[in-house]
RNA sequence: AUUGAUAAACGGCAAAAGUAUCGGAAGGUACUGACGCAAAACUAUAGGGACUAACUCAGGUAAUGUCGUACCUGAUAUGUCAGCCAGUUGCUCAU
Numbered sequence: 001a002u003u004g005a006u007a008a009a010c011g012g013c014a015a016a017a018g019u020a021u022c023g024g025a026a027g028g029u030a031c032u033g034a035c036g037c038a039a040a041a042c043u044a045u046a047g048g049g050a051c052u053a054a055c056u057c058a059g060g061u062a063a064u065g066u067c068g069u070a071c072c073u074g075a076u077a078u079g080u081c082a083g084c085c086a087g088u089u090g091c092u093c094a095u
Stems, first nucleotide, its partner, number of pairs: 003094003012037002017032006035083001041088003047085002049081003056075007
C1' cells in the first nucleotide's frame, strides 16, 4: 500500500418512544433512552434516490353587483433526509 472483518483491545455513535423547543411541513436541536452500527465519521442544485410543498402556477367549488377572500385537487425545491445507495477520509487486527 492492497484486501478482509471471526475474535480481541481502546473506545465511539445512538433507532423507536417520551419531554421541551424551532419550522408551514418534511424534518432539526437538547435531555432521557438503546433498536442496532466496522465507518451509524464527513459530504445534500456541481452523483443517484426518497420526503415535504410555504411561495408560485393551473384547475375546481363556495360566496359575490364588482374587486378581493376561503377551501379542495394537481404540478413545482437552491427546503429536508447520509441509520437508502453512493463518494471521501479514518481506528484495531490479520493478510
Molecule: c-di-GMP-I riboswitch aptamer
Organism: Alicyclobacillus sp. SO9